[in-house]
Context: one part of a larger RNA
RNA sequence: CUGGGCGUAAAGGGCGCGCAGGCGGCAGACCAAGUCAGAUGUGAAAUAGCUCGGCUUAACCGGGCGGGGUCAUUUGAAACUGGUCAGCUAGAGUACAGCAGAGGUUAGUGGAAUUCCCGGUGUAGUGGUGAAAUGCGUAGAGAUCGGGAGGAGCACCAGAGGCGAAGGCGACUAACUGGGCUGUAACUGACGCUGAGGCGCGAAGGCUAGGGGAGCAAACAGGAUUAGAUACCCUGGUAGUCCUAGCAGUAAACGAUGAAUACUAGGUGUCGGGGGAUUGACCCCUUCGGUGCCAAAGCAAACGCAAUAAGUAUUCCGCCUGGGGAGUACGGUCGCAAGAUUAAAACUC
Repeated sequence: CUGGGCGUAAAGGGCGCGCAGGCGGCAGACCAAGUCAGAUGUGAAAUAGCUCGGCUUAACCGGGCGGGGUCAUUUGAAACUGGUCAGCUAGAGUACAGCAGAGGUUAGUGGAAUUCCCGGUGUAGUGGUGAAAUGCGUAGAGAUCGGGAGGAGCACCAGAGGCGAAGGCGACUAACUGGGCUGUAACUGACGCUGAGGCGCGAAGGCUAGGGGAGCAAACAGGAUUAGAUACCCUGGUAGUCCUAGCAGUAAACGAUGAAUACUAGGUGUCGGGGGAUUGACCCCUUCGGUGCCAAAGCAAACGCAAUAAGUAUUCCGCCUGGGGAGUACGGUCGCAAGAUUAAAACUC
C1' cells in the first nucleotide's frame, strides 16, 4: 500500500464540544472544473504482442500492423458530482403551550444511628471468636435513663424505576442553572452528519497548601491460627476517607459493542407525554419518546444478536495485523512527585 477485520479470538478512542478536512435533502435555470464523446498533435528507436519474410532449423535478424496516456490543444454533450443564482420544507433549528426527573452549582435545615464528654441508677463483668487471647472494667466498665459536643452518611419510599455525554447522581427547603419529552405546525430555510489536531469534562486511589476528623481504615502494633503466617480471624490504630483552592488524567472508564441516518415480522412488561372511546380515575384502542425481557427473517466459529442489531445499506472518525520481549527501553511532551502519554528493537518460540 492493498485486503480482511474490531461483543467474547488482535482490534471502538473514557466522554463531550468543535477548527481544518471528508460526506451531504427536494425541485429549477445557467456555467462547464470533474465526467463523457469527436478532431488534431504528441506518446523516439530498440524491447514486448500479432503477422510476413532471411540465415538448412532455432536462437538471432529484417519488413509490416496493432496497442499503449491522471498528456496537450480544440470542438461539442449536460444525466451525475461541483460552482453561481433564485426557490421549497420532509433534515436541522426557533417560537408558543404543557410534562417528568437522585441532571448540575450554592446556601440553609432535619431526624435516626455510631463515638466521645457530663450527671443519675446499679454491680462484676464486658468484648470478641471456630475456640480463645490481646483489649476495656471495682480509679465503677458493660447495661439503663437524662443532658451536651462533633463529624459523616441519608433507613423506609426504591422499582430489570428515573436523570446525565461519559465519569456519575439518592433526606428536606430555597435560589441560580443545563438538557430532554409531548403537542401546535406560527417562524428560519439545508443552517446538516462526522471530526485528524485542539479545547473541556473525567470514579477510586495519589499529590500540594489550609481546615476538619464521628465511624471506617492501607501502613503499623499486639492477640490468635500455623511447620512458618510479613495473611485470612480478633483488639487497637495513622495516613486517607470529609471541606476549600489547585495538580494529577488513569480503571474490567464495560453493553468488553464509536457517532449519525434510513430500512427490515411479531409478542410481553415498565417509565414520561399526546389523541380516541367511555358517565368514569380504572380498563380498552392508538401514537411519540425512553428502558427491559422473549423471539421471526437475517447474521454469527459458536455463544448468541435480533427495530436499543452483532440484520440490510450509506457517511465520517478511532483502532488491529502471531506469542513473548513490552505497553517496556530510548527520545519527545506533560507532571511537584508518583507517574501519564507517544512508542520500538535485539533476542526467542
Predicted 3D model of a 349-nucleotide part of an RNA (small-subunit ribosomal RNA, central domain) from an uncultured bacterium. The prediction has a mean pLDDT of 87.